[in-house]
Context: one part of a larger RNA
RNA sequence: GCCUACGAGUUACUCGUACGAUGCAAGGUUAAGUCUCUCAAGAGACGGAGCCGUAGCGAAAGCAAGUCUGAACAGGGCGCUUCAGUAUCGUGCGGUACACGCGAAACCUGGUGAUCUACCCAUGGUCAGGAUGAAGUGAGGGUAAAACCUCAUGGAGGUCCGAACCGGUGAGGGUUGAAAACUUCUCGGAUGAACUGUGGGUAGGAGUGAAAAGCUAAUCGAACUGGGAGAUAGCUCGUACUCCUCGAAAUAGCUUUAGGGCUAGCCUCGAGCUAAGAGUGUCACGGAGGUAGAGCACUGAUUGGGCUAGGGUCGUCACAACGAUACCAAACCCAGACAAACUCCGAAUUCCGUUGACAUGUUUCUCGGGAGUCAGGCGACGAGGGAUAAGCUUCGACGCCGAAAGGGGAAUAACCCAGACCACCAGCUAAGGUCCCCAAAUCAACGCUAACAGAGAAAGGAUGUUGGGUUGCACAGACAACUAGGAUGUUGGCUUAGAAGCAGCCAUUCAUUUAAAGAGUGCGUAAUAGCUCACUAGUCAAGCGACCUAGCGCCGAUAAUUCUCGGGACUGAAACGUUGUACCGAAGCUGUGGUUCCGAUGCCGACUUGUCGGUAUUGGGAGGUAGAGGAGCAUUCUCUUCAGCGACUGCGGUGAACGCAGUGGCGCCUCUGGCGCCAGAAGGUGUGCAGCGAUGCAUGCUGGAGCGGAGAGAAAUGCAGAUGUAGGC
Repeated sequence: GCCUACGAGUUACUCGUACGAUGCAAGGUUAAGUCUCUCAAGAGACGGAGCCGUAGCGAAAGCAAGUCUGAACAGGGCGCUUCAGUAUCGUGCGGUACACGCGAAACCUGGUGAUCUACCCAUGGUCAGGAUGAAGUGAGGGUAAAACCUCAUGGAGGUCCGAACCGGUGAGGGUUGAAAACUUCUCGGAUGAACUGUGGGUAGGAGUGAAAAGCUAAUCGAACUGGGAGAUAGCUCGUACUCCUCGAAAUAGCUUUAGGGCUAGCCUCGAGCUAAGAGUGUCACGGAGGUAGAGCACUGAUUGGGCUAGGGUCGUCACAACGAUACCAAACCCAGACAAACUCCGAAUUCCGUUGACAUGUUUCUCGGGAGUCAGGCGACGAGGGAUAAGCUUCGACGCCGAAAGGGGAAUAACCCAGACCACCAGCUAAGGUCCCCAAAUCAACGCUAACAGAGAAAGGAUGUUGGGUUGCACAGACAACUAGGAUGUUGGCUUAGAAGCAGCCAUUCAUUUAAAGAGUGCGUAAUAGCUCACUAGUCAAGCGACCUAGCGCCGAUAAUUCUCGGGACUGAAACGUUGUACCGAAGCUGUGGUUCCGAUGCCGACUUGUCGGUAUUGGGAGGUAGAGGAGCAUUCUCUUCAGCGACUGCGGUGAACGCAGUGGCGCCUCUGGCGCCAGAAGGUGUGCAGCGAUGCAUGCUGGAGCGGAGAGAAAUGCAGAUGUAGGC
């Protein structure tokens, strides 16, 4: 994991409440108990205690259609001026109980454990071999005597090396192990605070601990076990047959509240209103508003200029005073321009209302029963926060997902199209598409792109290319190219060592000769020289420049495992732009047939006479999570009934034994007949039929003894899930 069985909203209450059914009704009802009947379960009759209702108000005495407050005949509060209750049963929900099921970690109480391990007590045991050589002692030397020295002897030690024994340092292996702590090599102690046998002692908030919160029987920051006990769990998981109707929420307020709740909002069912000035939409009309935009009239902020107080600075100045001002600057003027917390103004959309018209037709509202929801998400729009970041966050009005399948978007909850009752080998369309994958145009017309652009991107850059425009030059010859000239005063002046067109500064940078030629565009020289340009003439021959603007392209362009627009491929496209006509394309729409729900109109039937049932026509509907409501199927048991079914039927027999007779089927034979065999509950497994379905019926085979139909009733009543339980595989 699979199969089979088991496995979760139950039961009680003289508790509540609503709905339904039944009885009686201004009343309703008995409880305990007693009596009678009955084999029993039970049934019937008594029993009026008590309870609810018929009257309320007040804390109460009490009064009473009123009463309380109050001084009150005031005012006000709660009532009256008639919506009938009550008892039993059933169902929904609530309450109290374990209260839908499983699940803690824990807490308390009584016991059991020191055969493991910690420490302690008593009594025993064990430690190969080797090494070192303390004190003491003896001898010799030495001394006045000692001290001291040497050599022997001696055999101390939490001494040394190292087996047994005890331990467990490092590493390899092992890690569903050979082992719930091991193995191999290595390593520490090994006469000691050593190790160890046997017997005994100390225990659960307690023991023991050379202290690690270690150990206390593979369990320890509080052992194990019985009980309180089904502890509690605002938490997680699971919660079982079918069909039909409707169908949410992820918000507000409060909450030791934030993943929980309560009330409201939104859903459903019933009743009322039964047609009205109900509700909703559109149009018209009447109002509300200060947003977008705009503006600068206020508040604030603000650029330039003008004018001009005040201030600074400077000048004349002992002071005073005066003057100047390319400084700062109030107010005022002109021009420009900003604002969520500015407004002289001011929309669209929106909201409210009245009446009228049109559309829809109860969608509105009131009361009552039952809920679920309180983590929402994304998109475009208007905003706040953030960085005019986020698949970010917080609001607002809308759409969708949530709870929505289908088509498109390559794939892809939310984007685009579109809301699936069922069937069809019928049709038309939407979005999106029509070369092939792949259904449908290699369709038509005119342009554009050359970049594999289409098929990711900015500032910025560029004689890409195609349009539009402005302007200049040009057959009196432009532009480009070639030939020739490009001079003189003059080396302009100044500066400088030099400065001669060309280091630098100055200048009405002038004038002359000219077809034309700058007191010089660049290179160059130390300075000259030299080359060149502007400018001019000739040759040639028809367009040539500058700028603005639009379309499509180019560069800018770097990411980590080949490439790629979904792919193949595509270039007068199968790209892009503007048109047109066809076609394809969905569970959309249409067509045909069918099911079901809600209404309307007929007809028939039933009776309690306004309801139900059937049937026909017709109109509208049928996506759906949480959830509400309705109708059914199946299982087990009980009652009544079918004097039901079953090893054929009848008789005999106590008989599901057995015997005899009869009926039917099959087989065989000597075929008007004879012989032999057979007759099957539940369940299982195929097939067919019925039902939308859960399921039911019939039948073949199997099976081998019980079982069913109808009408009621009652439940230990339906499994795929709970790391569910047991068994099997």

Source information
This is a predicted structure of a 729-nucleotide part of an RNA (large-subunit ribosomal RNA, domain II) from an Ignavibacteria bacterium. Its mean pLDDT, the model's own confidence on a scale to 100, is 82. Its Rfam family is "Bacterial large subunit ribosomal RNA". The family has 102 seed sequences and 51,934 matches in Rfam 15.1. Lineage of the source: Bacteria > Pseudomonadati > Ignavibacteriota > Ignavibacteria.